[in-house]
Context: one part of a larger RNA
């Protein structure tokens, strides 16, 4: 000199674009953040004229809820980055070959009854389905043969047809696994290891595998740093530097781990599941003391901690997503507005002319010098500002549909009107005098300064530098 998710002090006109709990992965009141489908089916309700049409709904059923959003506690290892590999899985989507025949028994809802303060249950009875089961069938599976195992569902429409369903093959995208290389510090950590290292049989998995187990051999790793300890999410990147390097990992993007703390499985194509379940500690709330409820590291908000970090806002109009045949519905993703000079960029606080070189201030050798064309005075302009008028693009080619927003922008009127502070002035380092103080009070990044003329302290005048900021502190180069 550069830089920052900064903070503090003084000061503060406006706009655009970004950014905003770095600390307690501390505790969380309240609201919202994942639903949707009546064109799967039974039923109930509203309304109506007890019709028809329509609308709504708890539970059954389907798909989604494994995405999106948050955080970095753990993790020094296939976690990440990069480069290869073979023994795998894959809902929705695309391409393609076939198929959907016959039958059956239930369970919610509902009704009755009953336990409990409640949360929430028990018993009996009835019922539908794209829910469940059986039989048949099969270009599927097992090296071959034989033998065995294993499918399906309908809905809408007058119809054409459309949407769903089952079994194969291929693809796309996604995921699981293995390997080479590589990734901080400590030797004041030198030995570590018993499913440990390998083999055989068996089991297990989507799949390879000590993944598991029985038997068996005694191996495997290590000074090219094993093991242990400390610290830490990794990367693209970011800052700096001529580069080599050094530091860093906020925002954005990719991967990863976690969801109050441990453990566990269920469902499912996919989870060992962040607004699912079970369980044990801790904590909070509730209770009729028998029991129950909860999980903001989602968006806001609150307390606490801290030098320090925002609104309990608007809207699904756009983009992308879930569901639905669709209209739609949902969505704190996202799009926006609000707050903060936190940063970057842009712009203004007026322009021209004007010597009586005015008054006042300060200095003085008392002649004058300086502030200073600066102000006043004269004239001009209106970026901004105030008040009116018009008014978008963003909407995606029939039309309709805009939260932002009467915003941006354009235009009319008014009047210099609404708008300048901060630090420094001994050398480094741009900028000097007077007064007070008198090794005191103080200053200071460093050298140093101050003991009666201090260009270094304090004040004043003047000057220099940056400027809606300026200086300081912290960190890094």
């Nucleotide at each position: 000199g550069g830089a920052u998710g900064a903070a503090c002090g003084c000061a503060g006109g406006c706009g655009g674009c970004a950014u905003g709990c770095u600390u307690a992965a501390c505790a969380c009141a309240u609201g919202c953040a994942a639903g949707u489908c009546g064109g799967a089916a039974g039923g109930g309700a509203a309304g109506u004229a007890g019709u028809g049409u329509u609308u709504c709904c708890a539970g059954u059923g389907g798909c989604a809820a494994a995405u999106g959003g948050g955080u970095g506690a753990g993790u020094a290892a296939c976690a990440c980055a990069u480069u290869a590999g073979a023994a795998c899985c894959u809902g929705c989507c695309c391409u393609u070959g076939g198929g959907a025949g016959g039958g059956g028994a239930a369970c919610a809802a509902c009704a009755a009854u009953u336990g409990g303060a409640g949360a929430u249950g028990g018993u009996u009875g009835c019922u539908a389905a794209u829910a469940c089961c059986c039989c048949a069938u099969a270009g599927g599976c097992u090296a071959a043969g034989g033998a065995g195992c294993a499918a399906a569902a309908g809905g809408a429409g007058g119809a054409a047809u459309c949407c769903a369903c089952c079994c194969g093959a291929g693809g796309a995208g996604g995921g699981a696994c293995u390997c080479g290389c590589a990734u901080c510090u400590g030797a004041u950590u030198a030995g570590c290891u018993a499913g440990u290292u390998g083999g055989u049989g068996a089991g297990g998995c989507a799949a390879u595998a000590g993944c598991u187990u029985a038997c068996u051999a005694a191996g495997g790793c290590g000074a090219u740093g094993a093991u242990c300890a400390g610290u830490a999410g990794c990367u693209g990147g970011u800052c700096u530097g001529a580069g080599a390097g050094g530091a860093u990992g906020a925002u954005c993007a990719g991967c990863u781990a976690c969801a109050g703390u441990g453990g566990g499985a269920c469902u499912g194509a996919g989870a060992u599941a962040u607004u699912g379940c079970c369980u044990a500690g801790a904590c909070u709330c509730u209770u009729a003391c028998g029991u129950g409820a909860g999980g903001c590291a989602g968006c806001a908000a609150u307390g606490g901690g801290g030098a320090a970090u925002u609104u309990u806002c608007c809207a699904c109009a756009a983009u992308g997503g879930g569901u639905a045949a669709a209209a739609g519905c949902c969505a704190g993703a996202c799009g926006g507005a609000g707050c903060a000079a936190u940063g970057c960029c842009a712009u203004g606080u007026g322009g021209a002319a004007g010597u009586a070189g005015a008054a006042g201030g300060c200095c003085c050798a008392c002649g004058g010098g300086u502030u200073g064309u600066g102000a006043g005075c004269u004239u001009c302009u209106u970026u901004u500002c105030u008040c009116g008028g018009a008014g978008a693009g963003g909407a995606a080619g029939c039309a309709a549909u805009g939260a932002c927003g009467g915003u941006a922008u354009c235009u009319g009127a008014g009047g210099a009107a609404u708008a300048a502070g901060c630090a420094u002035c001994g050398g480094c380092u741009a900028a000097c005098u007077c007064u007070g103080u008198g090794c005191c009070a103080g200053c200071a990044g460093u050298c140093g300064u101050g003991g009666u003329a201090a260009g270094a302290u304090a004040g004043a005048g003047g000057a220099u530098g940056g400027a809606a900021g300026c200086a300081u502190u912290a960190u890094u180069u």
Molecule: small-subunit ribosomal RNA, 5' domain
Organism: Trichopus zeylanicus subsp. travancoricus